The RNA shown here (transfer RNA) has 76 nucleotides and comes from a Candidatus Hydrogenedentota bacterium. It matches the Rfam family "tRNA". Rfam describes the family as follows. Transfer RNA (tRNA) molecules are approximately 80 nucleotides in length. Rfam classes the family as a transfer RNA. The source organism's lineage runs through Bacteria, Pseudomonadati and Candidatus Hydrogenedentota. The sequence is in RNAcentral, with records from ENA. The coordinates come from a structure-prediction model, not an experiment, and the mean pLDDT is 82.
RNA sequence: GGGGGUGUAGCUCAGUUGGGAGAGCGCAUCGUUCGCAACGAUGAGGUCGGCGGUUCAAAUCCGCUCACCUCCACCA
Repeated sequence: GGGGGUGUAGCUCAGUUGGGAGAGCGCAUCGUUCGCAACGAUGAGGUCGGCGGUUCAAAUCCGCUCACCUCCACCA
């Protein structure tokens, strides 16, 4: 330098047919208990790596770019 892959909530990930942003764990509050744990209920938490484009509409399609993983190539 070239090819491929990954990037979504604090963590692990789903969403791959363009239209509702979600699950588990964790966190907060409440209930149960003398208290804790466990359990139950409710809730908070996201610029979907970044920028731009296409579209009525983009996590999803296109271009560029950043980080990481991997394969290949290059080097007097």